């Protein structure tokens, strides 16, 4: 540096239940294990998801639509940084 896990030492923790935060997607603490060879970190590129308030439309109410912005997802894919072990060079 590359490749790899039917190994070893370890690590993480889906769904679901529950407390808290949020308008929501979702995040987070506890329980819990579907799985993971980066299921470590990072929103850089793409994908997917959310959209309260304000504004517009409408006779009213409720709902809906549009665009921008904002937010989320790393256990969606890729990139970047970085860690243990084994093998090869």
């Nucleotide at each position: 540096u590359u490749u790899g896990a039917c190994a070893a030492a370890g690590c993480c923790a889906a769904a679901c239940c529950u407390g808290c935060c949020g308008a929501a997607a979702g995040g987070u603490g506890g329980g819990g294990a579907c799985g993971g060879a980066g299921a470590g970190u990072u929103a850089c590129g793409g994908g997917u998801c959310u959209u309260a308030a304000c504004a517009u439309c409408u006779u009213u109410u409720c709902c809906u639509c549009c665009a921008a912005g904002a937010g989320a997802u790393a256990g969606c894919c890729g990139g970047a940084c970085u860690g243990c072990c084994a093998a090869a060079a």
Predicted 3D model of an 89-nucleotide RNA (c-di-GMP-I-GGC riboswitch aptamer) from an uncultured Desulfobacterales bacterium.
Rfam family: c-di-GMP-I-GGC riboswitch aptamer. Gene Ontology term of the family: cyclic-di-GMP binding.
The prediction has a mean pLDDT of 77.
Of the family's consensus pairs, 91% are formed in the model.